[in-house]
RNA sequence: GCAGGUAUAGUUCAUCGGUAGAAUACCAGCUUCCCAAGCUGGGGAGACGGGUUCGAUUCCCGCUACCUGCU
Numbered sequence: 001g002c003a004g005g006u007a008u009a010g011u012u013c014a015u016c017g018g019u020a021g022a023a024u025a026c027c028a029g030c031u032u033c034c035c036a037a038g039c040u041g042g043g044g045a046g047a048c049g050g051g052u053u054c055g056a057u058u059c060c061c062g063c064u065a066c067c068u069g070c071u
Stems, first nucleotide, its partner, number of pairs: 001070007010024004018054001026042005048062004
């Protein structure tokens, strides 16, 4: 330099055009003499910039970072 892939919550992963979910962590409550464990509830996320569309995490282009292969 070229090609391909990945980017979503603090972390690990879902979601193939129509309200973005789960686990874990965090916070509160219940339980317990206390802690842990358990149960219930709560807040928190689409790398960035454009385009298409009534509507984009999703499709297209660019860009950034990382991974793999080739040179």